[in-house]
RNA sequence: CGAGCCGGCCGGGCGGCCGCGUGCCAGCCGUCUUUCACGAGGCGGCUGGUCCGAGGCACGUCCGGACUCCAGAGGGCGGGGUGCUGGGUCACAGCCAGUCGGGGUAACCCGCAGGAAAGUGCCACAGAGAACAGACCGCCGAUGGCGGGACCGGUCUCCGGAGCGGCCCCGCACAGGUAAGGGUGAAACGGUGCGGUAAGAGCGCACCAGCGCCCGGGGUGACCCGGGCGGCUCGGCAAACCCCACCCGGAGCAAGGCCACACAGGGGGAGGACGGCCCGUCCGCAGACACCCCCGGGUAGGCCGCUAGAGCCGGCCGGCAACGGUCGGCCGAGAGGGAUGGCCGCCGCGAGCGCGCAAGCACUCGUACAGAAUCCGGCGUACAAGGCCGACUCGCCAC
RNA sequence: GGGGGUGUAGCUCAGUUGGCAGAGCGCUACGUUCGCAAUGUAGAGGCCAGGGGUUCAAUUCCCCUCACCUCCA
Repeated sequence: CGAGCCGGCCGGGCGGCCGCGUGCCAGCCGUCUUUCACGAGGCGGCUGGUCCGAGGCACGUCCGGACUCCAGAGGGCGGGGUGCUGGGUCACAGCCAGUCGGGGUAACCCGCAGGAAAGUGCCACAGAGAACAGACCGCCGAUGGCGGGACCGGUCUCCGGAGCGGCCCCGCACAGGUAAGGGUGAAACGGUGCGGUAAGAGCGCACCAGCGCCCGGGGUGACCCGGGCGGCUCGGCAAACCCCACCCGGAGCAAGGCCACACAGGGGGAGGACGGCCCGUCCGCAGACACCCCCGGGUAGGCCGCUAGAGCCGGCCGGCAACGGUCGGCCGAGAGGGAUGGCCGCCGCGAGCGCGCAAGCACUCGUACAGAAUCCGGCGUACAAGGCCGACUCGCCAC
Repeated sequence: GGGGGUGUAGCUCAGUUGGCAGAGCGCUACGUUCGCAAUGUAGAGGCCAGGGGUUCAAUUCCCCUCACCUCCA
């Protein structure tokens, strides 16, 4: 210098004008209560002032918790979730550190990563054969079979020969053998070499790969390293059922509680809490008061929950880290079906184009994604121009 | 705000132990008719909402995203 890889930060600042929403304060108006009256108080409206007023994702609602109600939620079945190990956490599928597998020259990245020699199931098409496999082409045909030939033995003979048995050779490829080679497929029942054979084959041997068992060493553990033995080899799918281990009760702030107002406690059903089922517990008790379900009728008001929390920032200590402990500081939206915006000027940032030897200058355009609604921890997703900083890897060049 | 569900041809919908994606209506061409409708024959039309993963193979199984529908006090 080029290419790459990982992490962090920023994602606007200042001024002016206008505007929006709670709270508080002040003024004016209306209304109600009280008072003989002045006045005081409540509610509502308008105006002015003042304080505060979105995010790294507030989002998707994919996980996990807090909180609330249903018995402070009990037992079993069913159902759901998670799935290498250790740590950390309120908890988690997230986070940190490692192991194994895969990719990359490397930095590094990715992985829902238990069990397929518990069981069941599936493996389309093609192909001979698809899971205790199979024989299409090919190879062989040792052993049987068929055909031919040479030799030997003995039988018959019209002496030319005929037929029988044995042994050897050649041919065929009928039975049969084979899984080396071809071919099909995503996948074909270890790989290479030598021996062996009729041809072959873990059939035998050597080496290698894989599996199981045993021993030694290291590690908390997943696992790693080394040695020995064994039979030769036992396919894939569990994001198919399932098995194993662990975890999970259900619903959700429109949860839930209080007050006020309105209607008809009016009709039917049924014990209720209890929600997929059973048991068990509690309450009510023998006919329906309440609770529960359906129909019908009514109200669409106020307050609480509501924001100070497993909170944020900084220092120190422990830890590789996630994180934990401790000390100090801070308070940062809580709404009515929902406010937080717009314009102008200057600056910043980015892109394009132009001028200039250069530093730089000028012009135009752009400055995202989005947006609270009970709160918190994660994940995932969106994010303009993109920029800056730091660690590391590879290649080339120079010193 | 919080639950539940759906997405397949132009429209309405089927599609399971994962293995070439279908039906009805509609569309196009031809026949029939003087012409139209009806009818007959033939045909076109789909990246199965989008992306990623598991698998030899995904409409189907898993994850993420998008759009739409529905319920609640």
This is a predicted complex of two RNAs, RNase P RNA and transfer RNA, with 472 nucleotides together. Rfam match: Bacterial RNase P class A. Rfam classes the family as a ribozyme. The prediction has a mean pLDDT of 75.